Predicted 3D model of an 84-nucleotide RNA (c-di-GMP-I riboswitch aptamer) from Nitrospiraceae bacterium UBA6905.
The sequence was found by an Rfam model in a public genome assembly.

[in-house]
């Protein structure tokens, strides 16, 4: 220093649910409050999944644009701790 992830340690995020803003939506923020997580840190790079709008059209649903979602799965990038 890399690989690793412990019944070590000191922290640290914060799921559903409730309340309040916000946005057509999906979602996004604060409060409270813990499902859980070794990057549950950062990013939208490539699937994936969601949501608007157009065409069509009973109504989806294919096409197209344009957004969200990192705690959906991969790569990128950062970084505490050091036992096998």
């Nucleotide at each position: 220093c890399c690989c690793c992830g412990a019944u070590a340690a000191a922290g640290c995020c914060a799921a559903a649910c409730g309340c309040c803003c916000u946005g057509u939506g999906a979602g996004g923020g604060g409060c409270a409050g813990g499902c859980g997580g070794a990057a549950a840190g950062u990013a939208a790079c490539g699937g994936g999944u969601c949501u608007u709008a157009u065409c069509a059209g009973u109504a989806a649903g294919c096409a197209u644009a344009a957004g969200a979602c990192a705690g959906c799965c991969g790569g990128g990038u950062u970084g505490c701790c050091g036992a096998a």

Record summary
Lineage of the source: Bacteria > Pseudomonadati > Nitrospiria > Nitrospirales > Nitrospiraceae.